Background
The prediction has a mean pLDDT of 81. Transfer RNA from an uncultured Clostridia bacterium, 84 nucleotides, folded computationally. It was read from a public genome assembly. Rfam family: tRNA. Its family is annotated with triplet codon-amino acid adaptor activity in the Gene Ontology. It is annotated as a transfer RNA.

[in-house]
This record gives sequence, C1' cells and structure tokens, in this order.
RNA sequence: GCUGAAGUGGCGGAAUCGGCAGACGCACAGGACUUAAAAUCCUGCGGGGGCAACUUCGUGCGGGUUCAAGUCCCGCCUUCAGCA
Repeated sequence: GCUGAAGUGGCGGAAUCGGCAGACGCACAGGACUUAAAAUCCUGCGGGGGCAACUUCGUGCGGGUUCAAGUCCCGCCUUCAGCA
C1' cells in the first nucleotide's frame, strides 16, 4: 500500500429485512427479607436542561440518500486478520 471484519450505556452484548435505540446479562442505587450479612425477590439505572411535568441530544468522527438510518452510500479515525 491492497483486501476483509469490527467500533452501540459503566462493562459484555442484541436489534443483520431501513420502521419505538439500547432487549438480555453483569455492575451500581433504593427497598423487602435477616440480629447482621450473603443469597433471593421488587423497583430504578445513557448525557444536558428543568423543582416537577416535561424537553432536547445520543450507535467511533464528518457528510449524503430517505417520510424515516445502528442498518444503505462517500470520506476519515481506531482495532483485529490476511496479502504484498
């Protein structure tokens, strides 16, 4: 240099046919249970703003197509594998 694969919450990881982003698990927080803890059960858990209701942004970065993009197209970055 060329080719292929991958990049999504704090972590792993799903959404693969373009149609509610974050299922499911772990971690964490609050509660129940316990003398106390562990285990188990219930609830919550992306960022900003707001007392709250709510609002706005968010899939490595920047653009494009589309009514609608994690998904399709273009460029770039990083990691892994192969070729030279």